[in-house]
RNA sequence: CUCUUAUUCGGAGUGGUGGAGGGACAGACCCAUUGAAGCCCGGCAACCGUCACGAAUGUGAAAAGGUGCUAACUGGUGCAAGGCCAAGACCUUGAACAAUAAGAG
Numbered sequence: 001c002u003c004u005u006a007u008u009c010g011g012a013g014u015g016g017u018g019g020a021g022g023g024a025c026a027g028a029c030c031c032a033u034u035g036a037a038g039c040c041c042g043g044c045a046a047c048c049g050u051c052a053c054g055a056a057u058g059u060g061a062a063a064a065g066g067u068g069c070u071a072a073c074u075g076g077u078g079c080a081a082g083g084c085c086a087a088g089a090c091c092u093u094g095a096a097c098a099a100u101a102a103g104a105g
Stems, first nucleotide, its partner, number of pairs: 001105008013041001015040003021031003025078002042070003047066002050061004079094005
């Protein structure tokens, strides 16, 4: 990097450092010198792993290990179908894209 499977409306900072960006992409809309990203610490969660029970796909526990996450539902829209409407707006479902974990190449 590619593929497969699963998950994505919950949860988590009045900290330190840093010093201008950030929210994947597009355009919009937001966040940000009342301090962005990054890093450290803290925290959340429980995918893998661990432990207990079980015949078992399972149920439960802990949080020392490997990850992950810590504004807005994956922040919303994007493609398709439907509802509503004069139209727009709005609503619903699915897909695609994206992210994360585990496995394979």
A computed fold for a 105-nucleotide RNA from Lentibacillus cibarius, annotated as SAM riboswitch aptamer (S box leader). The sequence is in RNAcentral, with records from Rfam. Taxonomically the source falls in Lentibacillus (Bacteria, Bacillati, Caryophanales, Bacillaceae).